[in-house]
RNA sequence: UCCGGGGUCGUCUAAUGGUAGGACAGAUGGUUUUGGUCCAUCCAAUUUUCGUUCGAAUCGAAACCCCGGAG
Numbered sequence: 001u002c003c004g005g006g007g008u009c010g011u012c013u014a015a016u017g018g019u020a021g022g023a024c025a026g027a028u029g030g031u032u033u034u035g036g037u038c039c040a041u042c043c044a045a046u047u048u049u050c051g052u053u054c055g056a057a058u059c060g061a062a063a064c065c066c067c068g069g070a071g
Stems, first nucleotide, its partner, number of pairs: 001070007010024004018054001026042005047063005
């Protein structure tokens, strides 16, 4: 430099163009002699910009970053 793949809560992982959900972690409370387990509630995310669309995590373009391959 070229080609391919990828980017979603702190982590992992879903979501056929129509309320961004779940698990773990964290916080609070309950239960327990304590801890752990269990239960309830809360916290928290679509890399950025533009476009298409009534409506975009999803489709298109560019940029940034990561991984792999070629030279």